[in-house]
Context: one part of a larger RNA
């Protein structure tokens, strides 16, 4: 030095575990905000820090309920000082307080800061003062009336928010095996506005000589008919079957007869705390019994979690039943004045039935349809009817026939989504997985910035976390002790491999 065996170190794979994720189902909720939001800054404890909670009334205050023995949140013990059956801590409803920044709104500003006016107050101090829109009132120029403007009062808006929705603007990579029409795609992105859904919607619709009867969504029709440098590719509808189902108002006045919403009361259901809730003992093993053996019991409860190993009967629960002072939601019922506000109905009468519109020319766009034989819809521009004896459509166009009535408006459900709340589930993951994040993570760190973005879980049943002694400056170790176990000793479950020792044997 090599090989082998044994025994260690290092290292943290593997196994087991799960507080965290992922994906669903059902129900709820679908908004918050000038009564100052979302998000923050700075503070508040007997306390140095961080998290949580809260706001100078500061881990909290008042009140109404629940609950019933301990409590003063967590990391995180100890100490100190207290509270509590005169019901604390805790849970729920309603309220009070709520610094400063932030739409941020008195003015300014390099956010959490600086500087003001007016009113009240002796003072610390309290209140108020942005902009725009609408309505009303007052006032009021050039300029007579008027208008602009000004002032005041009242009401509203703004900003944030995950997806879903409807409009406006609108790419490129890519595909076409290049590329220009085309495609990607009306996608991404930007932007406006809204709702719990939105949009659409009660035929100037389809159909085909039979008929149907608003819209929306799903299945089929169908990758069909078609469109298409007839390339790549794009791609219907009628019709049939389902989900759901609902129809109305106005253009107008008179008369008549009536109601609904609203408001108030009553009782109901649900939500926001909770309450009751069956049935087991023994033996051996073991550190510990829930496993084994023996004998019982409950079950409208043998879902689940915990307890020193695997528990229907030990604990929390589960099935089932019950429960609200207060707030909220929903639906029911009674009353109210017949109207003060808003919105309507029945009947009669006379009326009315949408014009720079339909259509046309030119240029575009949307329709599955790329100008095509191109109907239909929208309109930038130029034009421009009829008016129910009328008009639109039936894929150029004409006739016949059929069908409908544009140029005003409203409308639930079936449909889409999930920032979020509750319950339940998974041939989903199990710490290089599953969220980036199981752990104080959008943190540390990087970047001027936009932005990028980690690593990091496990002693034990219980800290019983090793008193005391010895070596040592300490670190660390050896005894002692705890424990079932300490090669479970805090760099702590298991503890693979690479790598490094020690002992022995063999070889050189």
């Nucleotide at each position: 030095u090599g090989c082998a065996u044994g025994u260690g170190g290092u290292g943290g794979a593997u196994g087991c575990c799960u507080u965290g994720g992922c994906g669903a189902u059902c129900a709820c909720a679908g908004g918050c905000g000038a009564u100052g939001a979302a998000g923050g800054a700075c503070g508040c404890g007997g306390u140095a820090g961080c998290c949580u909670g809260c706001g100078a009334a500061a881990a909290g205050c008042u009140u109404c309920g629940g609950g019933g023995a301990g409590c003063u949140g967590g990391c995180a013990a100890a100490c100190a000082a207290g509270c509590u059956u005169u019901g604390a801590u805790c849970c729920g409803g309603a309220g009070a307080u709520g610094u400063c920044c932030g739409a941020a709104u008195g003015g300014g500003g390099a956010a959490a800061c600086c500087c003001g006016g007016c009113c009240c107050g002796a003072a610390u101090g309290g209140g108020u003062c942005a902009u725009c829109c609408c309505a009303c009132a007052c006032u009021g120029a050039a300029u007579u009336c008027a208008u602009a403007g000004g002032u005041g009062u009242g009401g509203g808006a703004a900003g944030c928010g995950a997806a879903c929705g409807c409009g406006g603007c609108g790419a490129a990579c890519u595909g076409a095996a290049a590329c220009a029409u085309c495609u990607a795609a009306g996608u991404a992105g930007c932007u406006g506005c809204a709702g719990g859904a939105a949009c659409a919607g009660a035929a100037a619709u389809c159909a085909a000589c039979c008929g149907a009867g608003a819209u929306u969504c799903c299945c089929a029709a169908a990758g069909u008919a078609g469109u298409g440098g007839c390339g790549a590719a794009c791609g219907a509808a009628a019709u049939g079957g389902g989900a759901a189902g609902a129809g109305c108002c106005u253009u107008g006045u008179a008369c008549u007869c009536u109601u609904u919403a609203g408001c108030a009361g009553u009782g109901g259901u649900g939500u926001u705390a909770g309450c009751a809730g069956a049935a087991c003992g023994g033996g051996a093993u073991g550190g510990a019994a829930a496993g084994c053996c023996c004998g019982g019991c409950c079950a409208u409860a043998g879902c689940a979690g915990g307890u020193g190993a695997u528990a229907g009967c030990c604990c929390u629960g589960u099935a089932u039943g019950c429960g609200a002072a207060a707030a909220c939601a929903c639906g029911a019922u009674u009353g109210u004045g017949g109207a003060a506000c808003u919105a309507g109905g029945u009947g009669u009468a006379c009326g009315a039935c949408a014009a720079g519109u339909a259509g046309g020319g030119c240029g575009g766009g949307a329709c599955a349809c790329g100008u095509g034989a191109a109907a239909u819809c929208c309109u930038g521009u130029c034009u421009g009817a009829a008016g129910a004896u009328g008009g639109g459509g039936g894929g150029a166009c004409c006739a016949u026939c059929c069908u409908c009535c544009a140029a005003g408006g409203c409308u639930a459900a079936a449909u889409a989504c999930u920032c979020g709340u509750g319950a339940u589930c998974g041939a989903c993951c199990g710490a290089u997985a599953g969220u980036g994040a199981a752990c104080c993570a959008g943190u540390a760190c990087c970047g001027u910035g936009a932005g990028g973005g980690a690593a990091a879980g496990g002693c034990g049943a219980a800290a019983a976390g090793a008193a005391c002694c010895c070596c040592g400056g300490g670190a660390g170790g050896g005894g002692a002790g705890u424990g079932a176990a300490a090669u479970a000793g805090a760099u702590c479950c298991u503890g693979a491999a690479a790598c490094c020792g020690c002992a022995u044997g063999c070889a050189u």

Notes
Large-subunit ribosomal RNA, domain I from Cupriavidus taiwanensis, 508 nucleotides, folded computationally.